[in-house]
RNA sequence: GGCCUGAUGGUCUAGUAGUAAGAUACCUCGUUCGGGUCGAGGUGAUCCCGGGUUCAAUUCCCGGUCAGGCCC
Numbered sequence: 001g002g003c004c005u006g007a008u009g010g011u012c013u014a015g016u017a018g019u020a021a022g023a024u025a026c027c028u029c030g031u032u033c034g035g036g037u038c039g040a041g042g043u044g045a046u047c048c049c050g051g052g053u054u055c056a057a058u059u060c061c062c063g064g065u066c067a068g069g070c071c072c
Base pairs, nucleotide, nucleotide: 001071002070003069004068005067006066007065010024011023012022013021018055025043026042027041028040029039030038048064049063050062051061052060
């Protein structure tokens, strides 16, 4: 330098054109003499940035940034 993949709560990971799911973490309650485990509920994401297409974009397209991989 060229090519490919990825970026989503504090963390890890799903997801699909119609304002987003699970686990974990944290908080509360129950259980226990107490703690842990377990059960119930709750909190938490401008879906990396900018632009375009569309009635509507986290999703499709273009560019950028960052990360990883392959080739030279």
This is a predicted structure of a 72-nucleotide RNA (transfer RNA) from Volvariella volvacea V23. It matches the Rfam family "tRNA". Rfam classes the family as a transfer RNA.